[in-house]
RNA sequence: GGGGUCAUAGCUCAACUGGCUAGAGCGCUCCCCUUGCAAGGGAGAGGUUAGGGAUUCAAGUUCCCUUGAUUCCA
Numbered sequence: 001g002g003g004g005u006c007a008u009a010g011c012u013c014a015a016c017u018g019g020c021u022a023g024a025g026c027g028c029u030c031c032c033c034u035u036g037c038a039a040g041g042g043a044g045a046g047g048u049u050a051g052g053g054a055u056u057c058a059a060g061u062u063c064c065c066u067u068g069a070u071u072c073c074a
Base pairs, nucleotide, nucleotide: 001073002072003071004070005069006068007067010026011025012024013023019057028044029043030042031041032040050066051065052064053063054062
């Protein structure tokens, strides 16, 4: 330098062929339970879907550019 794969909550990941208000587990906060802690039960907060643009009635999903990670070739 060229090609492939990937980027979604603090972490690990879903979200089917574009269609309802983007969800789950762990973690975090509060409450119940306990003398107290853990475990268990209940409730809650937390998202610019890497950044920008395009297409569409509608984009996490399609297209383009940029950035980053990883991998192959030279």